[in-house]
Parts: sequence; C1' cells; structure tokens
RNA sequence: AGACGGGUCCGGCACGGCGGCGGGCCGUGAAACUGGUCAGGCCGAAAGGAGCAGCCAUAAGCGGAUACCGCCGGGCGUGCCAUCCGGCCUUU
Repeated sequence: AGACGGGUCCGGCACGGCGGCGGGCCGUGAAACUGGUCAGGCCGAAAGGAGCAGCCAUAAGCGGAUACCGCCGGGCGUGCCAUCCGGCCUUU
C1' cells in the first nucleotide's frame, strides 16, 4: 500500500423516517367599530334614498383531518466518505 473483518453519525454528506412550526384543506366564526342583499318600518309628491332585524360570504380567532408544500431539530435507520483497531499477504 492492497483486499478482508470489526468500531465510530457524541466526524461529514445523501436519502428515508420521527417530532415541532408555518402554509394550503374542512368546519366554526363579528352586540358595535367587515362587505353584500336588505322584509317590516322611516324619509320623499314621485322616482328613489338612508337603512334595523334576518340571511349569505368572510376577517381576526378557535377547532379538526392530514396522502400535499416549505422551514427547523436531533448519539433514529440505510448507504457512501473519513477515521480508528485487528489479523493475513506482498514490498521497502
């Protein structure tokens, strides 16, 4: 030096998996400081107007499901590298 066996992710890289966070999905969601539609009623000679309740859609928030996406983490797993140990053989 080569090949073989063993150790080490408390060394490195890659992939996978685990955990956390965020995004996307679903549900819920405003008495007033969101929007739309605005019964009734009100104003108006009229056309119309402002607009309560209700309803609908959502904001913040809350909850749920995660086969998706991103970030973070780690002595989880595998492979490769690196390193250490051992014996055999060859050379010096």